[in-house]
RNA sequence: CGAUAAAGCCAAACCCGUCGUGAGGCGGGGACGGAAAGCAACGGGUCUGAUGAUAUCAAGACGGCCGAGCUACCGAA
Numbered sequence: 001c002g003a004u005a006a007a008g009c010c011a012a013a014c015c016c017g018u019c020g021u022g023a024g025g026c027g028g029g030g031a032c033g034g035a036a037a038g039c040a041a042c043g044g045g046u047c048u049g050a051u052g053a054u055a056u057c058a059a060g061a062c063g064g065c066c067g068a069g070c071u072a073c074c075g076a077a
Base pairs, nucleotide, nucleotide: 001075002074009034010033014029015028016027017026018025019024032064038070039069042067043066044065045062046061047060048059049057050056
């Protein structure tokens, strides 16, 4: 750097169960997709809660929203 390669891997929406005020998380089913859709909330962003509030929080969620960071299989062009 990313193939009409090889071995594989992950798993959107939705459904069921469960936890949470909630965003959402976890388990099972299921595949829209993914060359890091592995890890991790550092910087943005979006969302949730508290609040009269756009402010604020010695509150949170999301990395399969973007950027950066660390690690990793294969080896065509």

Notes:
The RNA shown here (c-di-GMP-I-GGC riboswitch aptamer) has 77 nucleotides and comes from a soil metagenome.